[in-house]
RNA sequence: UGCCGAAUCCGCCUUGCGGCGGUACGGGGGAACCAAGUUGUUUGGGGCGAGUCGACUGUGUUCUGCGGCCGUAGCGCAAUCUCUUCAGCGCGAGCCCGUCAGCUAACCCCGGAGGCGUCGAA
Numbered sequence: 001u002g003c004c005g006a007a008u009c010c011g012c013c014u015u016g017c018g019g020c021g022g023u024a025c026g027g028g029g030g031a032a033c034c035a036a037g038u039u040g041u042u043u044g045g046g047g048c049g050a051g052u053c054g055a056c057u058g059u060g061u062u063c064u065g066c067g068g069c070c071g072u073a074g075c076g077c078a079a080u081c082u083c084u085u086c087a088g089c090g091c092g093a094g095c096c097c098g099u100c101a102g103c104u105a106a107c108c109c110c111g112g113a114g115g116c117g118u119c120g121a122a
Base pairs, nucleotide, nucleotide: 001117002116003115004114009022010021011020012019013018025111026110027109028108029107034102044100045097046096047095048094053071054070056068057067058066059065074091075090076089077088084122085121086120
């Protein structure tokens, strides 16, 4: 003195842990019109999120899996704030729905956590 993230703040109850109600801020479902046909005992489909895709390699049930490693679409990084640029450094995950969902007014439903540090320049 901050950063990632929608995830802040308020009230009441409780000795406290915690509970309840709301809230800034977020997400999903859902007509007409338009768009699209594409599932069918399976290569199911879909959502949140930056977190996609590819090469090599090991393994396996050799199909579509799993692991390692290197890249990559993309994402993030105080000096009032915002935008642009250069340099540098990181991330490039995970989880959920359950055979089902394009868009979508009215309407309906849900979240409102957690984890970390940072201090180059024009």

Record summary: Model confidence (mean pLDDT): 81 of 100. A computed fold for a 122-nucleotide RNA from a soil metagenome, annotated as c-di-AMP riboswitch aptamer (ydaO/yuaA leader).